[in-house]
């Protein structure tokens, strides 16, 4: 430089045909327990990589940047 895939919670990912942003893990509190640990329960935690457009409505569609993997040169 061309082509493709990806970017969503601390992490590892889901979100269908555009219709209220989830899930495991991990934190944190409670119960249990003599203390841990393991079990259960409950809580928090997100400018959906920047901006902009379309739209009544965008995590999802358009365009343009940024950061990463992978082809090809």
């Nucleotide at each position: 430089g061309a082509c493709u895939c990806c970017g969503u919670a601390g992490c590892u990912c889901a979100g269908c045909u555009g219709g209220u942003a989830g899930a495991g893990c991990a934190a944190a509190u409670g119960a249990c327990u003599c203390u841990u640990a393991a079990u259960c329960a409950u809580u928090g935690g997100g400018u959906c990589g920047a901006g902009g457009g379309u739209u009544c409505g965008a995590g999802u569609c358009c365009c343009u940047c940024c950061g990463g993997g992978g082809u090809c040169a």

Predicted 3D model of a 73-nucleotide RNA (transfer RNA) from a Prevotellaceae bacterium. It matches the Rfam family "tRNA". It was read from a public genome assembly.